Overview:
Predicted 3D model of a 72-nucleotide RNA (transfer RNA) from Singulisphaera rosea. RNAcentral holds the sequence, with entries from ENA.
């Protein structure tokens, strides 16, 4: 240097162009307890990054940045 795969809350992930982006951990509030843990409620935080196509993009095309693989 060339090829494939990736990036979404604090973590790990899910999401085949339209719905409040979901789901499990962690986390903050409350309930339950003699007081905890469990458990039950609820809640606050996310689409790497700039541009294009579209009525609409996390989803699709293009650059650039970080990652992993592989081949050289």
């Nucleotide at each position: 240097g060339c090829a494939g795969g990736g990036g979404u809350g604090g973590a790990g992930u899910a999401g085949c162009g339209g719905u409040c982006a979901a789901c499990u951990c962690a986390c903050c509030g409350g309930g339950c307890u003699a007081g905890a843990a469990c458990c039950c409620c609820g809640g606050a935080g996310c689409c790497g990054u700039g541009g294009g196509u579209u009525c609409a993009a996390a989803u699709c095309c293009c650059g650039c940045c970080c990652c992993c693989u592989g081949c050289g």